């Protein structure tokens, strides 16, 4: 130069003018005016995760049952997310991709083809006996080749045999024990077994962890409305003992309740009252409401992901919902013309989308542009 | 804003432990009839909303997109 691979960034920039939304100030009795500061996003989205916050529900343990994660480590408030690492796979490389526990607990499925599809099996085929009308038939013996499949019950050479087979031998491969290494996944060596159980756990289950439900339309107060409408539940008011003339207490048992079961261990047992639901009626005001796992920026620690000091900064708070249009002169961007050329003219245009209680992630969407570092080819010194 | 629920012929809808998808209704063609409808026969119609994973092997399991469709002051 060409082609690639990772990270990271930016996505119009400036001035003028009319608006809009929010907070201070200043004038003004008010009505209102005047000026000043702020005023979308890397994804504000998809709501797919986590978590703060808020209400409701809850005695504690245990099992169960319902849902998630899932190779080792380590971050973080937390996680299905981040780094690192080990395995597999892919690519010449740089780098990319893996829901990547456990099939020697249990059970299920494996269509079609195929002789046999999981305690295996013989259709062609090979090899021995016997028979033969030379097409071949009947008996055994094989499991190398071939066919069938996604997959055929270790692979590959030699040896052996009648013809084969781990039958036996060597190498990979695999199952067991050991030792070194590392925190570990997990890797090396080694010893030993002729081989001994094929795939699906995004099938049921097994095991480790985890997890109460519902969302800012959560929730509180004010103020307004209004008819306090229905409906179903809880409880049948037990018995004994003791003190009391009695009302009543106080103990104990029986029952019930703590939303599946069990153990403890708590409440309640009668007031004429509580608890849930639904239905009407209201549809306005404040809070919640924006400072916060925050953002720059330097140091240290750490491979990193992050953490810990220090300095500095304040960065939308609206409430059915502002953040917009116009004009100019410039930046990339296209399409034309004109000029050997450097350029110069003219058109034309800025991509996905847009705050709604708020943070960490993921996912998707995204016009063009720019910076790093690294790979592979060629060429040139 | 938040929570769900669904997506299969033209229509309404099955289809459940993964193995080449089906019912009714429309619509086509024949029979019938003097023609039409009704019957009675047949034969067609499907990327299973898209993408992308697990698996031999997906409508069905899993993931993300897209679209309707309810709910909740």
């Nucleotide at each position: 130069g060409c082609g690639g691979a990772u990270g990271g960034c930016c996505g119009g920039a400036u001035g003028a003018c009319c608006g809009c939304g929010u907070g201070g100030g200043c004038c003004g009795c008010a009505a209102g005016g005047c000026g000043c500061g702020c005023g979308a996003g890397g994804a504000a989205a998809g709501u797919c995760c986590g978590g703060a916050c808020u209400c409701c529900a809850c005695a504690a343990g245990g099992c169960a049952g319902c849902g998630g994660u899932g190779c080792c480590g380590g971050g973080u408030a937390a996680c299905g997310c981040c780094c690192g690492g080990c395995g597999g796979g892919g690519g010449c490389a740089a780098c990319c991709c893996c829901a990547g526990g456990g099939a020697a607990a249990g059970c299920g499925c494996c269509a079609c083809a195929g002789a046999g599809a999981a305690c295996a099996g013989a259709c062609c085929g090979c090899c021995c006996c016997g028979g033969u009308c030379c097409g071949c038939c009947g008996g055994g013996g094989c499991a190398a080749g071939g066919g069938u499949g996604a997959a055929a019950c270790g692979g590959u050479g030699g040896g052996g045999u009648a013809a084969g087979a781990g039958c036996c031998c060597a190498c990979c491969g695999g199952g067991g024990g050991g030792c070194u290494g590392g925190c570990a996944a997990c890797a090396g060596c080694u010893c030993u077994c002729g081989c001994a159980u094929g795939g699906c756990a995004a099938g049921c289950c097994c095991c480790a962890c985890c997890g109460g439900g519902a969302g800012c339309a959560a929730u509180g107060c004010c103020g307004a409305a209004u008819a306090g409408g229905g409906a179903u539940c809880u409880c049948g008011c037990g018995c004994c003992c003791c003190g009391g003339c009695a009302a009543c207490g106080g103990g104990g048992c029986a029952g019930g309740g703590c939303g599946g079961c069990c153990u403890u261990g708590c409440c309640c047992c009668a007031g004429a009252a509580g608890a849930u639901c639904c239905g009407g009626g209201u549809u306005g005001g404040c809070a919640g409401c924006u400072a916060g796992a925050u953002c720059c920026c330097g140091c240290c620690g750490g491979c990193a992901a992050c953490g810990g000091c220090g300095g500095g900064g304040c960065c939308a708070g609206a409430g059915g919902a502002a953040u917009g249009g116009u004009c100019a002169u410039c930046c990339a961007g296209a399409g034309g013309g004109g000029g050997c050329g450097a350029c110069c003219c003219c058109u034309u245009g800025g991509a996905c989308a847009a705050a709604a209680u708020c943070c960490g992630g993921c996912u998707u969407a995204c016009a063009g542009g720019c910076c790093a570092u690294c790979c592979g080819c060629g060429c040139g010194u | 804003g938040c929570c769900c629920c669904u997506a299969u012929a033209g229509c309404u809808c099955a289809g459940c432990u993964g193995g080449u998808a089906g019912a009714g209704c429309a619509g086509c063609g024949g029979u019938u009839u003097u023609g039409u409808a009704a019957a009675c026969c047949g034969a067609a119609g499907g990327u299973c909303g898209g993408c992308g994973g697990u698996u031999c092997g997906a409508u069905c399991c899993c993931g993300u997109c897209u679209g309707g469709g309810g709910g909740c002051a």
Record summary: Two RNAs folded together computationally: RNase P RNA and transfer RNA, 454 nucleotides in total. Its mean pLDDT, the model's own confidence on a scale to 100, is 78. Rfam match: Bacterial RNase P class A. By type it is a ribozyme.